[in-house]
RNA sequence: CCAGUCGGCCGGGCAGCCGCUGGCCGAAAGGCGAGAGGAAAGUCCGGGCUCCAUGGAAAUACGGCGGCGGGUAACGCCCGCCCGGCGCGAGCCGAGGGAAAGUGCCACAGAAAGCAAACCGCCCCACAAGGGGUAAGGGUGAAAGGGUGGGGUAAGAGCCCACCGCAGGCCUGGCGACAGGCCUGGCACGGUAAACCCCGCCGGGAGCAAGACCGAAUAGGGGGCGCGCAUGGGCCAUUUCCAGCCCGCGCUCCGGGUGCGUCGCACGAGGCGGUCUGCAAAGGCCGCCCCAGAUGAAUGGUUGCCACCGCUUUGGCGGUACAGAACCCGGCUUACAGGCCGACUGGUCAC
Numbered sequence: 001c002c003a004g005u006c007g008g009c010c011g012g013g014c015a016g017c018c019g020c021u022g023g024c025c026g027a028a029a030g031g032c033g034a035g036a037g038g039a040a041a042g043u044c045c046g047g048g049c050u051c052c053a054u055g056g057a058a059a060u061a062c063g064g065c066g067g068c069g070g071g072u073a074a075c076g077c078c079c080g081c082c083c084g085g086c087g088c089g090a091g092c093c094g095a096g097g098g099a100a101a102g103u104g105c106c107a108c109a110g111a112a113a114g115c116a117a118a119c120c121g122c123c124c125c126a127c128a129a130g131g132g133g134u135a136a137g138g139g140u141g142a143a144a145g146g147g148u149g150g151g152g153u154a155a156g157a158g159c160c161c162a163c164c165g166c167a168g169g170c171c172u173g174g175c176g177a178c179a180g181g182c183c184u185g186g187c188a189c190g191g192u193a194a195a196c197c198c199c200g201c202c203g204g205g206a207g208c209a210a211g212a213c214c215g216a217a218u219a220g221g222g223g224g225c226g227c228g229c230a231u232g233g234g235c236c237a238u239u240u241c242c243a244g245c246c247c248g249c250g251c252u253c254c255g256g257g258u259g260c261g262u263c264g265c266a267c268g269a270g271g272c273g274g275u276c277u278g279c280a281a282a283g284g285c286c287g288c289c290c291c292a293g294a295u296g297a298a299u300g301g302u303u304g305c306c307a308c309c310g311c312u313u314u315g316g317c318g319g320u321a322c323a324g325a326a327c328c329c330g331g332c333u334u335a336c337a338g339g340c341c342g343a344c345u346g347g348u349c350a351c
Stems, first nucleotide, its partner, number of pairs: 001347010012306007020035002023032003037322001041333002044331005049207004054243007062203005067081005082096001083094004097198002102196002104192003119138002121134005146164006165187001166185008211263003221254007232247004270289008307320005
């Protein structure tokens, strides 16, 4: 220098003026400081919070997840590792439990798709027709009953042998997934579980229009006390079990709604910096900071200078991606003009 891999970051800046939303101060006029994002998006996972259900246990149904170890409030997320596939490599990809429990399916092609079978071929017998042997070779297919080489044979074949693969047993290393080694066996058991299914683990439902408060009256309703009290019924997926509660009457007290208003609602698994532990994800400790809260819904407009890009008659003119909070947080996914930084790989040239 060329080609590439992985990770991180920015994504217009500064100043003046005029507005908007909400906060604080002020009697007022007004003043002071704050005001979109890395995705605020899709609403796909996991939680906090709120209400509904009396609490617990088990089973069933339904849904999700699935190598091992760790992180976390939790996860289908993240980190490290293992195995398999791809790449010369840096690296990338994998719904990655079970196919000797059962069922189903395997299109087209092909003789044959799960139980063996033989189209062309090869060999033997035979004049031939035909009969027998074979599964090396050809052909079909996504997939054809281990692979390569040698021996052997009429031709062949794990028929025999070596190596590789596979299965079973043992040993060693590792927390583990797994890896390595030794012995035995001639090889049986095709593929498919994002098909049913089996195994293990997890899971109540609805969502801030949750929900709460304020707020005339009546009815429904609720609390307290007394009496009565069951063989029955009810208590939010279904069933069973255990425990508990409720049902009727009388007296007495309270007392009701809404999409308006107020709250929920901005101090939180919070941010930044340092340090320690850890390969890392992350965690501990210390210090500093307070950082949007609308509800027809603010976060904008304009002027000047600068940066970058495009056009240009060289005077200038235009533009600055994707997008935009709505209860909050951790993730994933998707969109994104242009630019910057770091680590690494392959090649080439020069010293």